[in-house]
RNA sequence: GCCCCUGUAGUUCAAUGGAUAGAACGCGGGAUUCCUAAUCUUGAAAUCCAGGUUCGAUUCCUGGUGGGGGCA
Numbered sequence: 001g002c003c004c005c006u007g008u009a010g011u012u013c014a015a016u017g018g019a020u021a022g023a024a025c026g027c028g029g030g031a032u033u034c035c036u037a038a039u040c041u042u043g044a045a046a047u048c049c050a051g052g053u054u055c056g057a058u059u060c061c062u063g064g065u066g067g068g069g070g071c072a
Base pairs, nucleotide, nucleotide: 001071002070003069004068005067006066007065010025011024012023013022018055027043028042029041030040031039048064049063050062051061052060
C1' cells in the first nucleotide's frame, strides 16, 4: 500500500427496515442480617463520526475513523 471482518450500557452479548434499543454480570438506592456474604426489590447507564436511501435506519449504501486478520 491492497483486501477481508468488525465497532450497541462499565463488561460480555441480543435486536428480520417499524414497539419505550433489551438480557446477564457489574454499579447506586432500599429490604433482609448483629455485621458481611447470599437472596429479594428498585434505579442509572449505550447504537464510533459525517453524509445518503427510505414514510421510517442499530440494521441498507458511501466516506472517515478505532480494533482484528490476510497478502505484499

A computed fold for a 72-nucleotide RNA from a Bdellovibrionota bacterium, annotated as transfer RNA. Its Rfam family is "tRNA". Rfam links the family to the GO term triplet codon-amino acid adaptor activity. NCBI's taxonomy places the organism under Bacteria, Pseudomonadati, Bdellovibrionota.